[in-house]
This is a predicted structure of a 1443-nucleotide RNA (small-subunit ribosomal RNA) from an uncultured soil bacterium.
It matches the Rfam family "Bacterial small subunit ribosomal RNA".
The prediction has a mean pLDDT of 82.

RNA sequence: AGAGUUUGAUCCUGGCUCAGGAUGAACGCUGGCGGUGUGCCUAACCUAUGCAAGUCGAACGAGGCUUCGAGCCGAGUGGCGGACGAGUGAGUAACACGUACCUAAUCUACCUAUAAGUGGGGAACAACCGCCCGAAAGGGUGGCUAAUACCGCAUGUGCUCUAAGGAGUAAAGCUUUUGCGCGUAUAGAUGAGGGUGCGGCCUAUCAGCUAGUUGGUGAGGUAAUUGCUUACCAAGGCUAAGACGGGUAGCUGGUCUGAGAGAAUGAUCAGCCACGCUGGAACUGAGAUACGGCCCAGACUCCUACGGGAGCCAGCAAGUGGGAAUAUUGCACAAUGGGUCAAAGCCUGAUGCAGCGACACCCCGUGAAGGAUGAAGGUUUUCGGAUCGUAAACUUCUUUUAUAGAGCACCAAGAUAUGAGGGCUCUACGAACAAGCACCUGCUAACUACGUGCCAGCAGCCGCGGUAAUACGUGGGGUGCAAGCGUUAUCCGGAAUUAUUGGGCGUAAAGAGAUGCGUAGGUGGUCAGUAAAGUUUUUGGUGAAAUCCCCGGGCUCAACCCGGGAACUGCCAAGAAUACUCACUGACUUCGAGGGGAUCAGGGGGUGCUGGAACUCGUGGUGUAGUAGUAAAAUGCGUUGAUAUCACGAGGAACACCAAAGGCGAAGGCAGGCACCUGGGAUUCUCCUGACACUGAGGCUCGAAAGCGUGGGGAGCGAAACGGAUUAGAUACCCGUGUAGUCCACGCCGUAAACGAUGGAUACUAGAUGCUUGGGGUAUUGACCCCCUGGGCGUCGUAAGCUAACGCGUUAAGUAUCCCGCCUGGGGAGUACGGUCGCAAGACUAAAACUCAAAGGAAUUGACGGGGGACCGCACAAGCGGUGGAGCGCGUGGUUUAAAUCCGAUGCUAAGCGAAGAACCUCACCGAGGUUUGACAUGCUACUGCUAAGCCUAUGAAAGUAGGCCUCCUUCGAGGGUGUAGCACAGGUGUUGCACGGCUGUCGUCAGCUCGUGUCGUGAGAUGUUGGCUUAAGUGCUAUAACGAGCGCAACCCCUGCGAUAAGUUGUAUCACUCUUAUCGGACUGCCUGUAUCUUAUACAGGAGGAAGGCGGGGAUGACGUCAAGUCAGCGUGGCCCUUAUACCUCGGGCUACACACGCGCUACAAUGGUAGGGAACAACGGGUUGCAAGCAAGCAAUUGUAAGCUAAUCCCUCAAAACCUAUCUCACUUCGGAUCGUCGGCUGAAACUCGCCGGCGUCAAGUACGAAUCGCUAGUAAACGCGGGUCAGCACACCGCGUUGAAUACGUUCUCGGUCCUUGUACACACCGCCCGUCAAGUUGGGAAAGUUAGGGGCACCCGAAGAUCCAUUAGCAAAGCUCGCAAGAGAAGCGUGGGUCGAAGGUGAAACUAGCGAUCAAAGCUAGGUCGUAACAAGGUAACC
Repeated sequence: AGAGUUUGAUCCUGGCUCAGGAUGAACGCUGGCGGUGUGCCUAACCUAUGCAAGUCGAACGAGGCUUCGAGCCGAGUGGCGGACGAGUGAGUAACACGUACCUAAUCUACCUAUAAGUGGGGAACAACCGCCCGAAAGGGUGGCUAAUACCGCAUGUGCUCUAAGGAGUAAAGCUUUUGCGCGUAUAGAUGAGGGUGCGGCCUAUCAGCUAGUUGGUGAGGUAAUUGCUUACCAAGGCUAAGACGGGUAGCUGGUCUGAGAGAAUGAUCAGCCACGCUGGAACUGAGAUACGGCCCAGACUCCUACGGGAGCCAGCAAGUGGGAAUAUUGCACAAUGGGUCAAAGCCUGAUGCAGCGACACCCCGUGAAGGAUGAAGGUUUUCGGAUCGUAAACUUCUUUUAUAGAGCACCAAGAUAUGAGGGCUCUACGAACAAGCACCUGCUAACUACGUGCCAGCAGCCGCGGUAAUACGUGGGGUGCAAGCGUUAUCCGGAAUUAUUGGGCGUAAAGAGAUGCGUAGGUGGUCAGUAAAGUUUUUGGUGAAAUCCCCGGGCUCAACCCGGGAACUGCCAAGAAUACUCACUGACUUCGAGGGGAUCAGGGGGUGCUGGAACUCGUGGUGUAGUAGUAAAAUGCGUUGAUAUCACGAGGAACACCAAAGGCGAAGGCAGGCACCUGGGAUUCUCCUGACACUGAGGCUCGAAAGCGUGGGGAGCGAAACGGAUUAGAUACCCGUGUAGUCCACGCCGUAAACGAUGGAUACUAGAUGCUUGGGGUAUUGACCCCCUGGGCGUCGUAAGCUAACGCGUUAAGUAUCCCGCCUGGGGAGUACGGUCGCAAGACUAAAACUCAAAGGAAUUGACGGGGGACCGCACAAGCGGUGGAGCGCGUGGUUUAAAUCCGAUGCUAAGCGAAGAACCUCACCGAGGUUUGACAUGCUACUGCUAAGCCUAUGAAAGUAGGCCUCCUUCGAGGGUGUAGCACAGGUGUUGCACGGCUGUCGUCAGCUCGUGUCGUGAGAUGUUGGCUUAAGUGCUAUAACGAGCGCAACCCCUGCGAUAAGUUGUAUCACUCUUAUCGGACUGCCUGUAUCUUAUACAGGAGGAAGGCGGGGAUGACGUCAAGUCAGCGUGGCCCUUAUACCUCGGGCUACACACGCGCUACAAUGGUAGGGAACAACGGGUUGCAAGCAAGCAAUUGUAAGCUAAUCCCUCAAAACCUAUCUCACUUCGGAUCGUCGGCUGAAACUCGCCGGCGUCAAGUACGAAUCGCUAGUAAACGCGGGUCAGCACACCGCGUUGAAUACGUUCUCGGUCCUUGUACACACCGCCCGUCAAGUUGGGAAAGUUAGGGGCACCCGAAGAUCCAUUAGCAAAGCUCGCAAGAGAAGCGUGGGUCGAAGGUGAAACUAGCGAUCAAAGCUAGGUCGUAACAAGGUAACC
């Protein structure tokens, strides 16, 4: 510090995801030691048991014990402490907390200091004793008693009050002592109370809240201020800088992360607050409204004799429960600290320690050195090896930790003593006791084998898995970390992805429809002065400690701990400065703004009046059969007279020409003419005011069309509706009718792709050009032209600059400032709920659950288009002949078959194709019979047999099986050969052409396909290769940021047409010609004329010459690539599969079947013909010894017998046929046609039954020119005619070749098909056989509505009213000391008790609102490979699309 992921690729926008760090964690696998920390985040749920707050006999009186000691125990009275310590975070959005200041508005036990004191009396009450009640807890009553308990008196330094005279007011003793106490006052210290400024959560779908409310006066109350409380008076107070309401939450130092700014968090430690089962209240006290105190109410639990009582672990342990989850009912007061005491001491679950847990951090170990036959074994392999791997074994060495046993100091400060718990040192032992986890496609370090076969599974994202998975599972190997490693969860980071630092808004999300008016707010021209709020700076205080950082030190290091420093970016106070900003004061007017005078343009707005053209309707005339409408029709109108035409009349709406890139307006928008009313703008004069300005949250206003309400109006047009067409359908497009509406008045609505998809204002930054509207100048008779200067509307632009690009570019999307609005992935959704507005339709405001990994912008290359342009091709057209109909042949599909009818090829580019030839063989298929190291190859072992090969017999369909016979070579070792048995292996036309090689088809013999360097572009890419002319051609020329080059084209090669030369047997009597072979020549737009282009060039048209003329004709030759095209059955080959069988041998059958469909052919249907028992011509290419075979002979013939010649320019196949001449047939299913069938023969071959070919005789089917449709061909071509060859024993209507005869037509490129180039659109890229939308049907998910129903927390009103506080009453109660009166007895007033009033918790009732759950059913939404119906969008998407 970045990376992956949208695309065929690119740049951008934008989300999602990952790598890092962290945790009070949990889960999985694993686990040696120690140190230091840390451990109920959930139920502030409920709790058994034990402990957590006591102490003082030197305050007091009983009682008891006793060693008889001013000894011990000790209930009770009394004092101090139980307000600390410990726990928890429920509540709390608050002066609760943090920070700073104030308190002259306050208190403070114990402690410290100072001052002056501590005299003298009295009356009670517990304990105790008696009686009584109660189950208990406990209580009542009578009597006795002490004190540092209680109450007077005295004194008054002081203190308090005061009307300034005065009045009030304290104490406690115990004591061996220089002791410990007590009271008063002042001051301190400590702790606390109160007040104020500032600061830190979400929500406006919470906008108004408030009656003790805000203030005042009196009274009360408090330690103290205050509506803190109360009576009266006033009517205030808070709020858009967010009141009130709702939700959530203890706050902070800090912690975690981050470069920082920030964001998240508030366990442990520390400060503050709040709470102690829930709610309320007070008492005591210095301090509490009191966790281990009291009273009342409520819930719950327990005891009970049913009358009544007891309790509150959010103290430490522990238990139940909840939960993914969190420990011991431990030891000790030795240390630190707390309470009490004079002290010893006692108490202390605070604390110190130990236990449990890898929960976290840190340290250490699980051995070290040597050791190559690179062991065995595992894995893999190209079978050679490689790897685990110096790893192991083995040799030598060490002993940390652990285990066992001894010893020693320290934690003690503080002389001795005191140790809960821990530590250190030494010795013994023996490599002994100690390694796992995750990952290995990319991101991301690390690869192979097997298994599996879209299954099982993986996955953080992209994505893997459909038979060769580095992605699943396992093994081997490797990588990373390591007593841990992974996963899950959460936070920060990366994320500049909420942007203060540090983003954006033309098209990606985003400028409100508009600004007229403008509030609050923000911002604001020039000069000068004052002041010092902001600002800058200096000093002081504070910012607790701990933490973080730096330095140093202590535990062996580290974690951890200790000391010091820095820091704590903040707040407060004081001083200084005055450039800038604010404030205040004064002034200015050039360039802000406004006003005044003069002038100007304009569809700016409103009202009224008015005009002509067109249209429709009505009336009348003329006139007759159609009209209207469309791609074509029909519905419609018309003989009751339409359409057409003429005249007159009526009505409503809109305003031709002018008219424009033009004008005006804030936008919406505005158009015949005239008049009236009215808004804004511009120019000029530079006269006035003197910053009066800009923007503008809310607010007011305007706002197309459609729509709504009321009343008019209604010609044309025209949603809905009806009819006619079209169509598979057509609720559409087209046609005919036609209602709302469109128009007017008044009132609503408030939205549009309301667009320049571009907010307003100001300033600055090259130009060119047009239009419109002013002013000035020169010149002129005048005008135009011309020059200067303002305003507005446009166009262009490589100035610069900006932008992802497209593009923008003084009318900015440039450079800057100010203000407002808006955006933060796609969908859900501009939807739901709530609120506001509206008559309604609906508008404004505006979410979430859920779901996806994209959605999107611009540009690029292709492909495609029922887009455009140019061009080519037997592509169409013009012609000739066919196919499709018939019969037959061949092939294919299908079907069939006891079995097999082997396999492949399937649009063009399968189908007379593989197959250049299935009777057996071929052969792969089927049936039957056999063989198993095999029909074939190589090697090994054994028998170490036989030394040959072979022959014969039996059986059998054969293969084979069983048996017999014979005998070779030799250097006598062996070798070779062969057989049997066994082992390696053979064999496979078994599978995968979607694992492959090679070969082939097709686009296409189409003219294309690319590269290097350069240039342009951020880039994909472009340029070159485009433009103009031309060509068969990316052929050539020219232009040109390109210049060159390569593969293709062409040429080189072969055949052929003319000639020359040479040679020539098998040709020739001889020579020449012909012929054959070989080598050359010839043709190049070379020459002439013309045409096209700006020019040249190139090319084209015609001509001459020539055997041949513009590529002379034909062949071979097939660019980059496309179709996962074809072929594993030609061959080769990886993987998989079979191995007494999927291999091999043999016989027989099948590939030849036959209702049918298709493809390719042959023969025909006849007279351009057939037949001839007639005549007589003319080829070429080829083949031949297992062969071609002459001649002669036989046969009607196929053919046969015999046989010369020929290894071939020699001999043979070999007489070509059509044509020509002649004869006949005479238009008929025939003298056409020949299928089919019968019979007799021939040939090949072991063998012609299934299943060959040929011949003779007989038989004589369909077919009379062929529907829709479709094929070939442009010249020696089509068509017609025959001949040869390969395959082959035999079999050719097929295939490959050869010659003979030998045409017709092409105006032309509109259309069909295919292709090439340029351009355009695109939502396609598997590329239109593309993409994709909606309803319906199915499954599923999460939200909404819904009659209602349940629960909850508050608020309001009323009832009831505990404890307690306070007030009142008490002549029916009690009433020690003390106070008042009284000599006294006594009385009174306090006081206690009781009664009543007020406040008052819980409880009850009621009405309304809010929040949450459930809810039959309803309406929508999302998601889900293979459902239904259509085809809306993307191309002109077939009706341009969209708002």